This is a predicted complex of two RNAs, RNase P RNA and transfer RNA, with 365 nucleotides together.
RNA sequence: AGCUGGCCAGACAGUCGCUGCCUAUUGCUCUUUUUGAGCAUGGGAAGAGGAAAGUCCGGGCUCCACAGAGCAAGAUGUCGGCUAAUGACCGACCACCGUGAGGUGAGGAAUAGGGCCACAGAGACGAGCGUAUUUAGUUACGGUGAAACGCGGUAACCUCCAUCUGGAGCAAAACCAAAUAGGCAGGCUAUGAUGUUGCUCGCAGAGCCUGCGGGUAGGUUGCUUGAGCGCACAGGUAACUGUACGCCUAGAGGAAUGACUGUCCACGACAGAACCCGGCUUAUCGGCUGGCU
RNA sequence: GCGCUGGUAGCUUAAUGGUGAAGCAACGCCCUUUUAAGGCGGAGACUGGAGGUUCAAGUCCUCCUCGGCGCA
Numbered sequence: 001a002g003c004u005g006g007c008c009a010g011a012c013a014g015u016c017g018c019u020g021c022c023u024a025u026u027g028c029u030c031u032u033u034u035u036g037a038g039c040a041u042g043g044g045a046a047g048a049g050g051a052a053a054g055u056c057c058g059g060g061c062u063c064c065a066c067a068g069a070g071c072a073a074g075a076u077g078u079c080g081g082c083u084a085a086u087g088a089c090c091g092a093c094c095a096c097c098g099u100g101a102g103g104u105g106a107g108g109a110a111u112a113g114g115g116c117c118a119c120a121g122a123g124a125c126g127a128g129c130g131u132a133u134u135u136a137g138u139u140a141c142g143g144u145g146a147a148a149c150g151c152g153g154u155a156a157c158c159u160c161c162a163u164c165u166g167g168a169g170c171a172a173a174a175c176c177a178a179a180u181a182g183g184c185a186g187g188c189u190a191u192g193a194u195g196u197u198g199c200u201c202g203c204a205g206a207g208c209c210u211g212c213g214g215g216u217a218g219g220u221u222g223c224u225u226g227a228g229c230g231c232a233c234a235g236g237u238a239a240c241u242g243u244a245c246g247c248c249u250a251g252a253g254g255a256a257u258g259a260c261u262g263u264c265c266a267c268g269a270c271a272g273a274a275c276c277c278g279g280c281u282u283a284u285c286g287g288c289u290g291g292c293u
Numbered sequence: 294g295c296g297c298u299g300g301u302a303g304c305u306u307a308a309u310g311g312u313g314a315a316g317c318a319a320c321g322c323c324c325u326u327u328u329a330a331g332g333c334g335g336a337g338a339c340u341g342g343a344g345g346u347u348c349a350a351g352u353c354c355u356c357c358u359c360g361g362c363g364c365a
Stems, first nucleotide, its partner, number of pairs: 001293008010264007018047002021044004027039004049270001053281002056279005061169004068201004073165005078092004093107001094105004108160002113158002115154003125150001129142004173221004183212006194204003228247003232243004265268001294364007303317004311348001320334004341357005
């Protein structure tokens, strides 16, 4: 001067708040009383991320007459491994880029078939043409162009082959309670509407769709203990797996995680959970650290 | 929270993977006393951004960005 992997995301102290949880009962309300529930108050421990983002892949979970068959559609594509699963990740080979450490790769098939190959060039895909040699055949060369006399190139063009994929999504879904008139108009319908979320079969099967006008728009569960995290050992080149020990780390519902003061420094970026995980991609002031050229 | 869809001149739209067109608007000239209408002319685009496939990308693929629509 670079390449590559990992970690942190201002620190400490004080005061005042916010969110749910646990606990106490000094108080109030409901309950005949106890238990219990709610409110208030006191105390306790906890309280955003590496991307919480984009929703681009893959799973869990829930529902759909239980996930059936065929077609279509889509995705992936060297070989092997890992995983709950994947298009992610790991290893090896090959191709390209780089002096190098390293990086990138949708990396099957062009003799199944179809399509396309602009401009330039005599000729652009299927052999012909020109020149030289030669009786002929043959052989060699042919300016242009990415590709030219050849079993050409192109499959991130159609396609073929192999493998995989049912659909919808927590506004999924379940329970309790309240309310109302299951209203009016049009359409489809046992000659099967509708559902099975592209089509057909199969299966179920009696209402369904659209517009207008009304009613209710409250509570609980789903909800956070999970393919979880840390550390040690063992197996494996690695991704990863197994065993033992320890830990509990937001769960709201118009939505909390903040403000002020003091000290210090390198003066603090991108950015805020909303069912949950594994990846990818994008944004990001800086700092620490391992390996290598 | 979730799903779907679009971006080409100032505006509205075109464009089999092969030199990006058209209408309106704006500008200049003609016509008119002047304006409008009319006629003529030239200009105006890194096709939202970046990367990839390809000889070649507005078009094919991937990732962003900016909008639009729908969902008890």
Notes
It holds a member of the Rfam family "Bacterial RNase P class A". By type it is a ribozyme.